[in-house]
Context: one part of a larger RNA
């Protein structure tokens, strides 16, 4: 000098665009944040508006948050083979005939509640076996095995199997990126093989047996620290530092563990177990998880509204109308940052008053500064008009918002501070103080003439900011 997710002090007119718990992955009151489908099905309530319960389907594995863990194929990049893939697209074939249950509802019972048990009874695109099977799987072959579901406004939406695609995901691998040797040896599923199991898939992934290997000063093993990257800051560059916001990947969801469902999870707002904590209880037993959006307490130098809307973009469901969406779009708060604008312009010397300095008590400085005259109207105030963002789509549809913007009127009226002035370093005098009080980034000032302390006048620098502190280059 440049920079910051900054904080603190003094000060403060406006707008735009960004950013805003860096600390306790500490604890959380309250509300909301994931539903939807009656064109799959049964029932209930009601009165012709519909609504509700349950079964069923799809979604809830996305989106959103955080950075605990992780030094690892986690990430970045390169190559690869032994894989999976709901919805979507293309192509081929099929969609036949049946069966038994069960929830809701009703009745009864238990319980404070959460909830549970029994009886009766019913449907389906729920469940089950049979047939067929282009095709697929196993097998050298013969042969064996494997599907389906209907609905509807009557022309569409579905269902099953197979092949291909797109997008997504799992796996392996070369190389790359922290500190420490005051860590020198580490390793028994360890390294390899055979066989079996397991997986969507390769593989010590797991197990049995066999062999004795494997890694390491090119730093194994251990310890410390840390999410990684695109990038960001700085620098002429090389490099150094960082990894907020935005984007990609990874990891986590009170702590630890586990599986279920499913195309996909070992699942933030699912289940089970254990632990700690909080809450309810009739003491028998139950309920909960903001590292979602707001918000509260705590911690801290420090970080916002318990706002509006689904109008746009995007997502889920639905044939659609539509419903849901704290994603998102917006508004609010904060000079936190960057950018822009303003706080007036021109004229005006009797160089007024006042203050400060001063060698003569006259001169000098503030100073064209003010007063005063003539203008302007950016901002501001009031009134009038008034958007684009709306596309799909003919009609309709705007939270922001009567906002931005435009016109007219009023009125210089309402808008300047902060730090510094010994040298580095732009800017000097007076008074007070007297090694005191104090200053200070370094050198150093202050002990009676202090340009260095304090006040005053003046000046310099930046300016809605200016300084200080912290950190990086």
């Nucleotide at each position: 000098g440049a920079g910051u997710g900054a904080a603190c002090g003094c000060u403060a007119g406006c707008g735009g665009u960004g950013c805003g718990c860096c600390u306790a992955a500490c604890a959380c009151a309250u509300g909301c944040a994931a539903g939807u489908c009656g064109a799959g099905u049964g029932g209930g309530u009601u009165u012709a508006g519909a609504c509700c319960c349950a079964c069923g389907g799809c979604g809830a594995a996305c989106g959103g948050c955080u950075g605990c863990g992780u030094a690892a194929c986690a990430c970045g990049u390169u190559g690869g083979a032994a894989c999976c893939u709901g919805c979507c697209c293309c192509g081929a074939a099929c969609u036949c005939a049946g069966g038994g249950a069960u929830a809701a509802c009703c009745c009864g019972c238990c319980g404070a509640a959460a909830g549970g048990c029994g009886g009766a009874g019913u449907a389906a695109u729920a469940c089950c076996g049979g047939a067929u099977g282009c095709c697929c799987c196993c097998g050298c072959g013969a042969g064996g095995g494997g599907a389906a579901a209907g609905a509807u406004u009557u022309u569409u939406c579905g269902g099953u199997u197979c092949g291909g695609g797109a997008g997504g995901g799992g796996c392996c691998u070369g190389c790359g990126g922290c500190c420490u040797a005051u860590c020198a040896g580490c390793u028994a599923g360890u390294u390899g093989g055979u066989a079996a199991g397991g997986u969507a898939a390769c593989g010590g992934c797991u197990u049995a047996c066999c062999a004795a290997g494997g890694c390491a000063a090119u730093g194994a093993c251990g310890g410390g620290u840390a999410g990684c990257u695109g990038a960001u800051c700085u620098g002429a560059g090389a490099g150094g530092a960082u990894g907020a916001u935005c984007a990609g990947c990874c990891a986590g969801a009170a702590u630890g563990g586990a599986a279920c469902u499913g195309c996909g999870a070992c699942a933030c707002g699912g289940u089970c177990c254990a632990u700690a904590c909080u809450c309810c209880u009739a003491c028998g037993g139950g309920a909960g998880g903001c590292a979602g959006c707001a918000g509260u307490g705590a911690g801290g130098a420090a970080u916002c509204u318990u706002c509006c809307g689904c109008a746009a973009u995007g997502g889920g469901c639905g044939a659609a109308a539509g419903c849901c969406u704290g994603a998102c779009g917006g508004a609010g708060c904060g000079a936190c940052a960057c950018c822009g604008c303003g706080u007036g312009a021109a004229g005006g010397a009797u160089g007024a008053a006042g203050u400060c300095c001063u060698u003569u008590u006259u001169g000098g400085a503030c100073g064209u500064a003010a007063a005063c005259u003539u203008c302007u109207g950016u901002u501001c105030u009031g009134a009038g008009g008034g958007a684009a963002g709306a596309a799909a789509u003919u009609u309709u549809u705007g939270a922001c918002g009567g906002u931005a913007c435009c016109u007219c009127a009023g009125g210089a009226g309402a808008a300047a501070g902060c730090a510094u002035c010994g040298g580095c370093u732009a800017a000097c005098c007076c008074u007070g103080u007297g090694c005191c009080a104090g200053c200070a980034g370094c050198c150093g000032c202050g002990g009676u003439a202090a340009g260095a302390c304090a006040g005053g006048g003046g000046a310099u620098g930046c300016a809605a900011g200016c300084g200080u502190u912290a950190c990086u280059c």